Context: one part of a larger RNA
RNA sequence: GGGUUAACGCUGGCGGUAUGUCUAAUACAUGCAAGUCGAACGGUUCACUUCGGUGAAUAGUGGCGAACGGCUGAGUAACACGUUGGAAGCUGCCCCGCACUCAGGGAUAACCCGCCGAAAGGCGUGGCUAAUACCGGAUGGUCCCGAAAGGGUAAAGUUUUUUCGGUGCGGGAGGCGCCUGCGGCCUAUCAGCUUGUUGGUGAGGUAAAGGCUCACCAAGGCUAUGACGGGUAGCUGGUCUGAGAGGAUGACCAGCCAGAAUGGGACUGAGACACGGCCCAUACUCCUACGGGAGGCAGCAGUAAAGAAUCUUCCACAAUGGGCGAAAGCCUGAUGGAGCAAUACCGCGUGGGGGAUGACGGUCGAAAGAUUGUAAACCCCUUUUCUGAAGGAAGAAUUAUGACGGUACUUCAGGAAUAAGCACCGGCUAACUCCGUGCCAGCAGCCGCGGUAAUACGGAGGGUGCAAGCGUUACCC
Numbered sequence: 001g002g003g004u005u006a007a008c009g010c011u012g013g014c015g016g017u018a019u020g021u022c023u024a025a026u027a028c029a030u031g032c033a034a035g036u037c038g039a040a041c042g043g044u045u046c047a048c049u050u051c052g053g054u055g056a057a058u059a060g061u062g063g064c065g066a067a068c069g070g071c072u073g074a075g076u077a078a079c080a081c082g083u084u085g086g087a088a089g090c091u092g093c094c095c096c097g098c099a100c101u102c103a104g105g106g107a108u109a110a111c112c113c114g115c116c117g118a119a120a121g122g123c124g125u126g127g128c129u130a131a132u133a134c135c136g137g138a139u140g141g142u143c144c145c146g147a148a149a150g151g152g153u154a155a156a157g158u159u160u161u162u163u164c165g166g167u168g169c170g171g172g173a174g175g176c177g178c179c180u181g182c183g184g185c186c187u188a189u190c191a192g193c194u195u196g197u198u199g200g201u202g203a204g205g206u207a208a209a210g211g212c213u214c215a216c217c218a219a220g221g222c223u224a225u226g227a228c229g230g231g232u233a234g235c236u237g238g239u240c241u242g243a244g245a246g247g248a249u250g251a252c253c254a255g256c257c258a259g260a261a262u263g264g265g266a267c268u269g270a271g272a273c274a275c276g277g278c279c280c281a282u283a284c285u286c287c288u289a290c291g292g293g294a295g296g297c298a299g300c301a302g303u304a305a306a307g308a309a310u311c312u313u314c315c316a317c318a319a320u321g322g323g324c325g326a327a328a329g330c331c332u333g334a335u336g337g338a339g340c341a342a343u344a345c346c347g348c349g350u351g352g353g354g355g356a357u358g359a360c361g362g363u364c365g366a367a368a369g370a371u372u373g374u375a376a377a378c379c380c381c382u383u384u385u386c387u388g389a390a391g392g393a394a395g396a397a398u399u400a401u402g403a404c405g406g407u408a409c410u411u412c413a414g415g416a417a418u419a420a421g422c423a424c425c426g427g428c429u430a431a432c433u434c435c436g437u438g439c440c441a442g443c444a445g446c447c448g449c450g451g452u453a454a455u456a457c458g459g460a461g462g463g464u465g466c467a468a469g470c471g472u473u474a475c476c477c
Base pairs, nucleotide, nucleotide: 001477002476003475004474006473007472008471009470010469013348014347015346016345017344018343019341020340021306026304027303028302030301031300032299035064036063037062040061041060043058044057045056046055047054048053071259072258073257081183082182083181085179086178089176090175091174094172095171096170097169098168099167100166101165102137104135105134111127112126113124114123115122116121143152144151145150157164185231186230187229192222193221194220197219198218199217200216201215202214203213204212234256235255236254237253238249239248240247241246261282262281263280264279265278284295285294286293287292312338314337315336316335320334321332322331323330324329351381352380353379354378361372362371363370364369386414387413388412389411390410391409395404421466422465423464424463425462426447427446428445432461433460434459435458436457442449443448
């Protein structure tokens, strides 16, 4: 000198664009953040009715989604990440191609009846019923097993119509799992580490290779090019600095990974070992009729605590995107916006021109005057801002639909009106005098100032530098 998710002190007019718990991965009141489909299904309720039905709503069965999106960085020194290769894999929805979509069956929730419980909730193998729910049968090949013969294996219907679907196989796209070379922290005051350990055979297991697991066999494997241990840490694109080399860093945005009170486990599913799912244990909080139950903000707001320190319990689905749906549409604290904060960057303003008796006042003074100073007053002008009034968007691609918003912007009127501070002035370092104080009070980044003439302390006048900021502190180059 540059930089910062900054904080503190003094001060503070406006706009735009960004950013905003770095600490306690501490604990959380309240509300919301994941639903949707009646064109899969049987019911129920309501409204209308020409008594034929029609429309609306929905608890339940069923389907898809809930594994995305959002948050955080605790753990992790590891194939976690970055980059480069690879083979033994899986893949819902989407796209392409081929083939098929036959005939049946038995249940069950809802509902009714009865019962238990304070509640949360539960029970009866009590009664009734449907399906794109469930089950077996048929058929079947470009599917699977097998050398062959042969064996095994599928489907679902729905709508008034255009429809929308279902099953099998092959391919694609995108996604995911796995292996590998190389790369990126500190420590030797950590020197030896290892028994599923290293390899083989066989088996099990997995979507898949593999000590992944197991039995048996062999005795290997790693290490001074730092194994093992300890400490620290999410990684990267990037960011800051620097002429570069390098050093530091990983806020916001984007990619990957990991986590969801702590520890463990599986279920469902194409996908999870699953933030707003389940089970167990632990700690904590809450309810209770004491028998038993409920909960998990590292989602958006918000509260407490901690801290030098970090915002509204706002509006809207109008746009973009996501889920479901044939669609209309519904949901969406993703997102789009508004609010708060000089937290940062950028822009604008706080007036312009004239004006000397160089006024008054202040300060200094050798008492002549000098300086503040064209500064003020005064005259002329302007209206960015400000206030009031009127008009008023784009963003909508598409008939409709705009939260933002009566916002941005435009026009008119008014009136210099509404708007300047902070630090410094001994040298480094731009800027000097007077008074007070008297090694006191104090200053200080370094050198150092202060003990009676202090340009260094405190005040004043003047000056210098930045400016809606200015200084200080902390950290990085």

Predicted 3D model of a 477-nucleotide part of an RNA (small-subunit ribosomal RNA, 5' domain) from Candidatus Peregrinibacteria bacterium CG10_big_fil_rev_8_21_14_0_10_36_19. It matches the Rfam family "Bacterial small subunit ribosomal RNA". The source organism's lineage runs through Bacteria, Bacteria candidate phyla and Candidatus Peregrinibacteriota. Its mean pLDDT, the model's own confidence on a scale to 100, is 85. It was read from a public genome assembly.